[in-house]
Context: one part of a larger RNA
RNA sequence: CUCUCGUUAAGGAACUAGGCAAAAGGACCCCGUAACUUCGGGAUAAGGGGUACCCGGAAGGUGAAAUACCCUCGCGGUAUGAGCUAUUCCGGGCCACAGCAAAUUGGCUCAAGCGACUGUUUAACAAAAACACAGGUCUCUGCAAAGGGGAAACCCUACGUAUAGGGGCUGAUGCCUGCCCAGUACUGGAAGGUUAAGGAGAGAGGUCAGCGCAAGCGAAGCUUUGAACCGAAGCCCCAGCGAACGGCGGCCGUAACUCUAACGGUCCUAAGGUAGCGAAGUCCCUUGUCGGGGAAGUUCCGACCCGCACGAAUGGUGUAACGACUUGAGCGCUGUCUCGACGGGAGACUCG
Numbered sequence: 001c002u003c004u005c006g007u008u009a010a011g012g013a014a015c016u017a018g019g020c021a022a023a024a025g026g027a028c029c030c031c032g033u034a035a036c037u038u039c040g041g042g043a044u045a046a047g048g049g050g051u052a053c054c055c056g057g058a059a060g061g062u063g064a065a066a067u068a069c070c071c072u073c074g075c076g077g078u079a080u081g082a083g084c085u086a087u088u089c090c091g092g093g094c095c096a097c098a099g100c101a102a103a104u105u106g107g108c109u110c111a112a113g114c115g116a117c118u119g120u121u122u123a124a125c126a127a128a129a130a131c132a133c134a135g136g137u138c139u140c141u142g143c144a145a146a147g148g149g150g151a152a153a154c155c156c157u158a159c160g161u162a163u164a165g166g167g168g169c170u171g172a173u174g175c176c177u178g179c180c181c182a183g184u185a186c187u188g189g190a191a192g193g194u195u196a197a198g199g200a201g202a203g204a205g206g207u208c209a210g211c212g213c214a215a216g217c218g219a220a221g222c223u224u225u226g227a228a229c230c231g232a233a234g235c236c237c238c239a240g241c242g243a244a245c246g247g248c249g250g251c252c253g254u255a256a257c258u259c260u261a262a263c264g265g266u267c268c269u270a271a272g273g274u275a276g277c278g279a280a281g282u283c284c285c286u287u288g289u290c291g292g293g294g295a296a297g298u299u300c301c302g303a304c305c306c307g308c309a310c311g312a313a314u315g316g317u318g319u320a321a322c323g324a325c326u327u328g329a330g331c332g333c334u335g336u337c338u339c340g341a342c343g344g345g346a347g348a349c350u351c352g
Stems, first nucleotide, its partner, number of pairs: 001347008010338002014336001019333001027051005036041001038172001053093007060085003066080005071074001094099001107331007114323002119131002135170007147156003173318004178248003183245002186240004192236003198230002203225005210217002249267005276310001277307001288304005
């Protein structure tokens, strides 16, 4: 010096990103216990006091054997009652014990955020605000179900049957969940437009009998090709549909100080953000401004609203309980620190 453990005057978080670590708290009994609340909780709330060892006594508990008595006679009842006693009370003791040893063993409170909760997770850097969850809602599915596995047979779903099963989103509960169907998706519709194979076969080419002096014409057949016309779904089209994908404006003016604009004008749009919340885990400017706490506060709490760029099941906003969650504050406590010191153990190191 390293690891580990113990003690430490005075102070007590001044340490530090942060009370990290340590200290403290801890069992049992009695008293006592707030806001809030979903009336269950919160609660071991908080807070206060006592007990713990030894001796004696009392009460209570337990109660063998023996004896006596009683009887329905037995593994019966009553009485007496030693011993034991971790419970309660009273008194006393103390340097050989101030209470065994060893272990076990909540620190507390206030405020805010997130997630309702118990659960789950990155085996070996993340346990969380992430996942799940009960609950909500949309959608598909009538059973040879939808959906899934398989090349198929067949199987799962399910020996279930819409109070069932699959899928999506949301995520207890309270109060709620606004406007837009123009685009995209989905569902429904079928008049018209478009449209494949196929059907149809006008017409055209080749070949060839025949005709013609020749150029050439050219029936039937065979063959190559082929225009109208008839042809579904789909698409176009017409509607519906947002707890489907998603979206939810700009400029200018106006009130008897000023400021502001309930009001008006205008352009655009499918419609122009409702309730609630708001410098938020979302705010760039920004340490916004005001208030609170503190001597001092880029954090924190309460407000304001100018929301760069909140907003309603990609849910909005509250909420008791819960949390090895995150943030701020306080009490207690301490070697975290002022600022070090001493000691036990194990190493390192030196010598043998």

RNAcentral holds the full RNA, with entries from SILVA. Predicted 3D model of a 352-nucleotide part of an RNA (large-subunit ribosomal RNA, domain IV) from a groundwater metagenome. The coordinates come from a structure-prediction model, not an experiment, and the mean pLDDT is 85.